[in-house]
Molecule: FMN riboswitch aptamer (RFN element)
Organism: uncultured bacterium
């Protein structure tokens, strides 16, 4: 030092206080919350990623349906052969689970101020939040998830 390998560790928050109503943490009235990398100065709301979700392609397991193929072995009335059976190897169709790649889909900002520079601060006003479920509709509850993951730190090799 960090181009490269190896391991190890982290890596998402949030309705408090009323109102209605038989029932709402789902509705009304406030409140609270904001993953990751980027960006001359700091982001939910720019620029991309991830995670849900959907196609499609390959891979791997495990389940069911048909019962192809070969090879071997059991076998039998005298011999030898079939027929049935057993084991291996292998092949066809479909369900479902896991991974890898590629695509698709995926919410929301203006305005002034300072300043070389800000849709990133500050002021003021606003907006946005997958999918299921739940005697009444969910960013916050419950649940897929003690799940994954962008990423981010660390030790050791190792190189100078």
């Nucleotide at each position: 030092c960090g181009a490269u390998g190896u391991c190890u560790u982290c890596g998402g928050g949030g309705c408090a206080u009323g109102g209605u109503g038989a029932a709402a943490c789902u509705c009304c009235a406030u409140a609270c919350c904001g993953g990751c990398g980027g960006u001359u100065a700091a982001a939910g709301c720019c620029c991309g990623c991830g995670a849900c979700c959907c196609u499609g392609a390959g891979g791997a397991g495990a389940g069911g349906c048909a019962u192809g193929g070969a090879g071997a072995u059991u076998g039998u009335a005298u011999c030898a052969a079939a027929a049935a059976g057993u084991c291996u190897c292998u092949g066809g169709c479909u369900c479902u689970u896991c991974u890898u790649c590629a695509g698709g889909c995926u919410g929301a900002a203006c305005c002034g101020a300072c300043g070389c520079a800000a849709u990133u601060u500050c002021g003021g006003u606003g907006c946005c939040g997958a999918c299921g479920g739940u005697g009444a509709a969910a960013g916050u509850c419950c649940g897929g998830a003690u799940g994954a993951g962008a990423g981010a730190a660390g030790a050791c090799a190792g190189g100078g």